Molecule: Bacterial RNase P class A
Organism: Tissierellia bacterium
RNA sequence: UUAGUAUAUCGAUCGAUCGCAUGAUAUUCAUGAGGAAAGUCCGUGCUCCAAAACAAGGAUGCCGGAUAACAUCCGGUGAGGGCGACCUUAAGGCAAGUGCAACAGAGAGAUACCGCCGACAUUAGUCGGUAAGGGUGGAAAGGUGGUGUAAGAGACCACCGGCGAUAUAGCGAUAUAUUGGCCAUGUAAACCCCAUCCGGAGCAAGAUCAAAUGGGACGAAAGUCAAAUGGUAGAUCGCUAGAGCUCAUAGGCAACUAUGAGAUUAGAUUGAUGAUCGAAUAAUACAGAACACGGCUUAUAGAUAUACUAUAAAA
Numbered sequence: 001u002u003a004g005u006a007u008a009u010c011g012a013u014c015g016a017u018c019g020c021a022u023g024a025u026a027u028u029c030a031u032g033a034g035g036a037a038a039g040u041c042c043g044u045g046c047u048c049c050a051a052a053a054c055a056a057g058g059a060u061g062c063c064g065g066a067u068a069a070c071a072u073c074c075g076g077u078g079a080g081g082g083c084g085a086c087c088u089u090a091a092g093g094c095a096a097g098u099g100c101a102a103c104a105g106a107g108a109g110a111u112a113c114c115g116c117c118g119a120c121a122u123u124a125g126u127c128g129g130u131a132a133g134g135g136u137g138g139a140a141a142g143g144u145g146g147u148g149u150a151a152g153a154g155a156c157c158a159c160c161g162g163c164g165a166u167a168u169a170g171c172g173a174u175a176u177a178u179u180g181g182c183c184a185u186g187u188a189a190a191c192c193c194c195a196u197c198c199g200g201a202g203c204a205a206g207a208u209c210a211a212a213u214g215g216g217a218c219g220a221a222a223g224u225c226a227a228a229u230g231g232u233a234g235a236u237c238g239c240u241a242g243a244g245c246u247c248a249u250a251g252g253c254a255a256c257u258a259u260g261a262g263a264u265u266a267g268a269u270u271g272a273u274g275a276u277c278g279a280a281u282a283a284u285a286c287a288g289a290a291c292a293c294g295g296c297u298u299a300u301a302g303a304u305a306u307a308c309u310a311u312a313a314a315a
Base pairs, nucleotide, nucleotide: 002310003309004308005307006306007305008304009303010302013279014278015277016276017275018274020032021031022030023029024028034286038297039296041295042294043293044292045291046202047201048200049199057198058197059196060195061194062076063075064074065073066072077091078089079088080087081086092193093192097191098190099187100186101185113134114133115130116129117128118127119126120125142160143159144158145157146156147155161183162182163180164179165178166177167176168175169174206237207236208235209234216225217224218223245262246261247260248259249258250257251256
C1' cells in the first nucleotide's frame, strides 16, 4: 500500500417566520418517534381468572458465572472451518428398551461370490481350512507396517485410534502421563431414557361512573306507580419517575455489581413534530411510539474511530 477480522459511534446541525400536540408557575415558557419504533420470536413487570398434589403437555441440554428472568449475555472446554486475526456449534444418554439404514452385495447384529491353502481324485469335481487380496456399497470383524502360518487372522509385536482403569492439574467441562488386546457401524434435528424448569389469558388485560331502549307491579285497555338489579353507547382511569438515563469512584479478565452526584427526556385516541428561507454538509438509506422494560432476528444510502491478521515495497 492492498485485502481482511472484531468492536463501537453518527445517520443529521444552527438561525428566522408561520403552523400542530401535551403540560404548566399561562398569551409566555418547557417538551415532543428509532437503531431498529419493524417481526411478535423468548423472558418478565402489571391486570384478571384459577388455586393441594399428581398426571398430561411444553421448554432447555458441555462447564462455570451474570441477570428480575430468559432459548439472552460473559468467560472457558471439546469438535469442525480458516495461512491468520477469528468464525460456527441442535455439544447429556445407543452398555435401559424399541425402531430405521432403500438399492447393490455372499453378507449390514453377520457371511463366503471370486480368490488363497490342504487332502482325495482325474478333464473337471468333492470335503476341509481362511477372511489378508478382489468385487458390491455411504459403511464389511479399528488403521499402517511386520512376525508367524499349509494359506491366513490382534494369533503375536511396534506405532496410532476408540473404550476402560490409575495418578497428577483444575470448582468443573476436560487435559497430560502410565497401563489393559477390552475392540461387529451409523442414527436420539428417530420414538424414548435422564437432569433442570414451567398455571392460563392478556392493555382490545382490567377498574370506576353511566344516557336511551327493554325488563318489574297494578289495570280489560289507555295508562299509572316504583327505582332494586343489570351495565350498552359514552366518559374517566390504567397512560408513563422507570428492575430507567448520564457522569465519577471502587471491585471483577468480562458480562456486571456497589456507592455517590446530576438531570427529568412523547402519552395521542380519525390518532400530534409540518412548510418556507438562509448558512453549513458525505448525507438520507431502512423507516413513524399506542402499557412498559431486558434481549434476539430481519432491513439499512453514507460517514467515522480503535485494536488485531496477512501480504508487497522502503528504511